The prediction has a mean pLDDT of 84. This is a predicted structure of a 492-nucleotide part of an RNA (small-subunit ribosomal RNA, 3' major domain) from an uncultured bacterium. Its Rfam family is "Bacterial small subunit ribosomal RNA".
Context: one part of a larger RNA
RNA sequence: UGACGGGGGCUCGCACAAGCGGUGGAGCAUCUGGUUCAAUUCGAUGCAACGCGAAGAACCUUACCCGGGCUUGAAGUGCAGGUGGUAGAAGCCCGAAAGGGUGACGACCAUGGGGAAACUCGUGGAGCCUGCAUCAGGUGUUGCAUGGCUGUCGUCAGCUCGUGUCUUGAGAUGUUGGGUUAAGUCCCGUAACGAGCGAAACCCCUGUGUGCAGUUGCGACCGGUCCUUCGGGGCCGGGCACUCUGCGCAGACUGCCCGCGAUGAGUGGGAGGAAGGUGGGGAUGACGUCAAGUCAUCAUGGCCCUUAUGUCCGGGGCAACACAGGUGCUACAAUGGUCGGUACAAAGGGCAGCCAACCCGCGAGGGGGAGCUAAUCCCAGAAAGCCGGCCCCAGUUCGGAUCGGAGGCUGCAACUCGCCUCCGUGAAGCCGGAAUCGCUAGUAAUCGCGGAUCAGCCACGCCGCGGUGAAUAUGUUCCCGAGCCUUGUACA
Numbered sequence: 001u002g003a004c005g006g007g008g009g010c011u012c013g014c015a016c017a018a019g020c021g022g023u024g025g026a027g028c029a030u031c032u033g034g035u036u037c038a039a040u041u042c043g044a045u046g047c048a049a050c051g052c053g054a055a056g057a058a059c060c061u062u063a064c065c066c067g068g069g070c071u072u073g074a075a076g077u078g079c080a081g082g083u084g085g086u087a088g089a090a091g092c093c094c095g096a097a098a099g100g101g102u103g104a105c106g107a108c109c110a111u112g113g114g115g116a117a118a119c120u121c122g123u124g125g126a127g128c129c130u131g132c133a134u135c136a137g138g139u140g141u142u143g144c145a146u147g148g149c150u151g152u153c154g155u156c157a158g159c160u161c162g163u164g165u166c167u168u169g170a171g172a173u174g175u176u177g178g179g180u181u182a183a184g185u186c187c188c189g190u191a192a193c194g195a196g197c198g199a200a201a202c203c204c205c206u207g208u209g210u211g212c213a214g215u216u217g218c219g220a221c222c223g224g225u226c227c228u229u230c231g232g233g234g235c236c237g238g239g240c241a242c243u244c245u246g247c248g249c250a251g252a253c254u255g256c257c258c259g260c261g262a263u264g265a266g267u268g269g270g271a272g273g274a275a276g277g278u279g280g281g282g283a284u285g286a287c288g289u290c291a292a293g294u295c296a297u298c299a300u301g302g303c304c305c306u307u308a309u310g311u312c313c314g315g316g317g318c319a320a321c322a323c324a325g326g327u328g329c330u331a332c333a334a335u336g337g338u339c340g341g342u343a344c345a346a347a348g349g350g351c352a353g354c355c356a357a358c359c360c361g362c363g364a365g366g367g368g369g370a371g372c373u374a375a376u377c378c379c380a381g382a383a384a385g386c387c388g389g390c391c392c393c394a395g396u397u398c399g400g401a402u403c404g405g406a407g408g409c410u411g412c413a414a415c416u417c418g419c420c421u422c423c424g425u426g427a428a429g430c431c432g433g434a435a436u437c438g439c440u441a442g443u444a445a446u447c448g449c450g451g452a453u454c455a456g457c458c459a460c461g462c463c464g465c466g467g468u469g470a471a472u473a474u475g476u477u478c479c480c481g482a483g484c485c486u487u488g489u490a491c492a
Stems, first nucleotide, its partner, number of pairs: 001492002003489003007486007015476002019439005026330008034321002042053002064316007073135001077133007088105001091102004108125007137305002140303003146299002148294003151290001153288001158197006164173003177188003203282004208250007217240002221238007253276001256270005332432001336391007348379003353372002358367003398429001403424007445468007
């Protein structure tokens, strides 16, 4: 100087408390441990691994296993030799395919000779074959040889430098102190004076107003026309007021008032305002820590394989199952289930695509073909909600696992191993031990919608979008983590 302390002081954080909803019990989904297996490819392992890499494992993917093939190789480079019935190649044979064999037919470029031309003879090249070189190739190994990227402490308020000063020195000072802040934020003091990286601001979305713009958007007003239950509605034309969309601008700065404070920084309250003291959300992650993670994204040193640890193919496996754990979904019901009727979104996607009307089918779906390269058309019915009917507390009209049967769709192909529909079957489950998680407001809870990946899909995952919309915080003693000062130390 640090680190540490079941030392102290001050102060923060959904850290506790207060409150709401969960997990831990059930069934299923998914990941992992373990076990099994020919293989169940590999990695990730306290927080910070475990719906993680994987934003799509039937083949492919695929890295694993079994079996069958190839060997300058699936692609590329150099050298030498050979090569016109050459390169290529329909067809045929063996085969599960890959591959191997055979093979009708049969070229290209440059150049020289002959020929009127068709064509023919020759040389060289490409291509092919063989050999050689040394090479390709390796998801083989080392993340403790590395780059790059990432997690974490932590969006925490810290980490340093120049000059000066102090000390024999390590080093200190500045950065400590008194206030204040979300903040090393600012003020005051001060042997320090300044500065840098961080904080803040600058950027994006959202909340208010305004200018401009008016189609594909809007619909107040006017005109025409048609219908009318006389309320109104459809179409056409004016229109851009409103809504909306987009681009600018304005707006918030403790600016104003009162109190407190040191007359300061600031803080409590108030006015005006759509918004008030960082308005809400995002992007943004200092010096560093964990030899943290990744050689399987990629790159890369060393080491290793070279008729195999490379490469191609068929099949299997990654999907196994006595168990154990993590993360989720659906429930156990009446604030519910079910049936009928009836409202109101936002954000997205669409041409090998989204797919309307209409018809068939109980349905998944099939037929059909209009429109749309999309503020125009389509996906698209939002759901919870509201109105009305039934159920009457029951393992039930709760719950839907499991199993039987019949179908639909994608795809070369759904046995291992896809999704969906219908009929039947109807399991566990009566709110969950010890323990444990999330959340402070448009949040939690709850309801549906979209997208990436994608032929299809094991998505209940992930990333977004809007609808409805709470409770509680007296407080900082305690648990966890963190910051500053201080103290002890036999630790570095």